Overview: Small-subunit ribosomal RNA, central domain from an uncultured Flavobacteriaceae bacterium, 344 nucleotides, folded computationally. It matches the Rfam family "Bacterial small subunit ribosomal RNA". The coordinates come from a structure-prediction model, not an experiment, and the mean pLDDT is 89. The sequence was found in a public genome assembly.

[in-house]
Context: one part of a larger RNA
RNA sequence: UUGGGUUUAAAGGGUCCGUAGGUGGAUAAUUAAGUCAGAGGUGAAAGUUUGCAGCUUAACUGUAAAAUUGCCUUUGAUACUGGUUAUCUUGAAUUAUUGUGAAGUGGUUAGAAUAUGUAGUGUAGCGGUGAAAUGCAUAGAUAUUACAUAGAAUACCAAUUGCGAAGGCAGAUCACUAACAAUAUAUUGACACUGAUGGACGAAAGCGUGGGUAGCGAACGGGAUUAGAUACCCCGGUAGUCCACGCCGUAAACGAUGGAUACUAGCUGUUGGACUUCGGUUCAGUGGCUAAGCGAAAGUGAUAAGUAUCCCACCUGGGGAGUACGUUCGCAAGAAUGAAACUC
Numbered sequence: 001u002u003g004g005g006u007u008u009a010a011a012g013g014g015u016c017c018g019u020a021g022g023u024g025g026a027u028a029a030u031u032a033a034g035u036c037a038g039a040g041g042u043g044a045a046a047g048u049u050u051g052c053a054g055c056u057u058a059a060c061u062g063u064a065a066a067a068u069u070g071c072c073u074u075u076g077a078u079a080c081u082g083g084u085u086a087u088c089u090u091g092a093a094u095u096a097u098u099g100u101g102a103a104g105u106g107g108u109u110a111g112a113a114u115a116u117g118u119a120g121u122g123u124a125g126c127g128g129u130g131a132a133a134u135g136c137a138u139a140g141a142u143a144u145u146a147c148a149u150a151g152a153a154u155a156c157c158a159a160u161u162g163c164g165a166a167g168g169c170a171g172a173u174c175a176c177u178a179a180c181a182a183u184a185u186a187u188u189g190a191c192a193c194u195g196a197u198g199g200a201c202g203a204a205a206g207c208g209u210g211g212g213u214a215g216c217g218a219a220c221g222g223g224a225u226u227a228g229a230u231a232c233c234c235c236g237g238u239a240g241u242c243c244a245c246g247c248c249g250u251a252a253a254c255g256a257u258g259g260a261u262a263c264u265a266g267c268u269g270u271u272g273g274a275c276u277u278c279g280g281u282u283c284a285g286u287g288g289c290u291a292a293g294c295g296a297a298a299g300u301g302a303u304a305a306g307u308a309u310c311c312c313a314c315c316u317g318g319g320g321a322g323u324a325c326g327u328u329c330g331c332a333a334g335a336a337u338g339a340a341a342c343u344c
Stems, first nucleotide, its partner, number of pairs: 004315003007298002012312001014201004021194003025088007033081002035077008048066007091191001092188003095184006103177007110154001114150008125136002162169002206247006215241002220236004258311006266289010293300002317344003326337004
């Protein structure tokens, strides 16, 4: 390389957009580039294969034929692919109507809890644990009542619920923005799918500048436990967690399952539409169980890991190693790309 694979054995890119490229719906006409057929030319010799012959045989050699699967020219064929032209509507998009949702961005606002402050009542403990102690408290704590202030998060509703490309998204309300579904024989008429390079987004932690800081809380201090205890438990507590702007670009970024299209038995929940004779039917999602099939099995099974087609990404024994070196990116942390010797 061919072949074979990628849920769990090595292997699906974190997600989407999209350039080149690859692939691509129906009908008709035309062309004849690919494709197919005929003819001609060429395809050196040696070698190879076959027949025959020559050295006593063989190796070896000679001779004839074949093969040389290729290239060029020319004459035709036109099913398929391609090019051109015209038409079509079922793919795709648009429009209209009806809806849906924790989709996004920005503002306004609510109640509970917590903490703190002030004031009142009130007196000796509170707190914490397996048990304690550190800690707080007669300078009046804990408890309780009233008022005020602050930051963060939104109980119940709440659900294999919903929305989003993924990351993710949850009090209420307003503004702006986007998406999706169904219905309609309304419009365009293949405008499609995938997508190397590239671009955008991308949890948490971390970084920079400036704010903020109630609770929680790496580090750190103290008290316990213990043989020890750089831990688990307790009392404190700084970065951080929050906001704005800018970086980082990684996760078990998981369904460990790339995207698109078509086809292939059923049963039963549920979300949103449309229709309904109110029994249900149907479209789009989201769950459970199963037939065939698939699978090493576990399992999967119309949301396929079944049957097929197209495009991309990735794998090729374990360790060394996601390391070294080089390069690119980054303020840094580091990220991306990514070996070999050696060893089993």